[in-house]
Molecule: transfer RNA
Organism: Patescibacteria group bacterium
RNA sequence: GCCGGGGUAGUUUAGUGGUAAAACACUUUCUUGGUAAGAAAGAGAGCAUGGGUUCGAUUCCCAUCCUCGGCU
Repeated sequence: GCCGGGGUAGUUUAGUGGUAAAACACUUUCUUGGUAAGAAAGAGAGCAUGGGUUCGAUUCCCAUCCUCGGCU
C1' cells in the first nucleotide's frame, strides 16, 4: 500500500429500516447471628465520528478514526 471482520450500558454480547435486549457488574429492600448464595425492585447506552438516501437509519451508501486478521 491492498483486501476483509469488528466498534451498541462499567464488561461481554444480541438486534439489522419503525424510538435498543440480555447476562454479569452496580444501587435499594427482603432473607441470615454476620457474610456468601438466593428473592424482589431499580438506575444506567440513542449505537466510533461526519455526511448522504428515506416519511423514518444502530440497520442501507460514502468518507474518516480506532482495532483485529490476511496479502505484498